[in-house]
RNA sequence: AUCGAUAAUCGGGAGAACUGGAUAAGCCAGUGCCGAAGGAGCAACCGCCCCCGGAAACUCUCAGGCAAAAGGACCGAUGUAAAAUA
Numbered sequence: 001a002u003c004g005a006u007a008a009u010c011g012g013g014a015g016a017a018c019u020g021g022a023u024a025a026g027c028c029a030g031u032g033c034c035g036a037a038g039g040a041g042c043a044a045c046c047g048c049c050c051c052c053g054g055a056a057a058c059u060c061u062c063a064g065g066c067a068a069a070a071g072g073a074c075c076g077a078u079g080u081a082a083a084a085u086a
Stems, first nucleotide, its partner, number of pairs: 001085002008078005017031005032066003038062001039060003045054003
């Protein structure tokens, strides 16, 4: 010098309801719906002699959500430690 996590900052960022009470997005009730916080499960696959371990944007919807706001996996940029390379 290059590359480059995690945290942080900025930008982008989806999906999904209605009815009734009583007049809404708030409250209550009934019946539904969504998956991209988190969580859980199976599994391709990987490590491995085996055991075992890791493991999804798949599946489940426990949680969360179904006006807006907030949140939001993921992507891009900034940025830094270690390792590696020159």
This is a predicted structure of an 86-nucleotide RNA (Glycine riboswitch aptamer) from an uncultured Alphaproteobacteria bacterium. Its mean pLDDT, the model's own confidence on a scale to 100, is 78. Of the family's consensus pairs, 83% are formed in the model. The sequence was found by an Rfam model in a public genome assembly.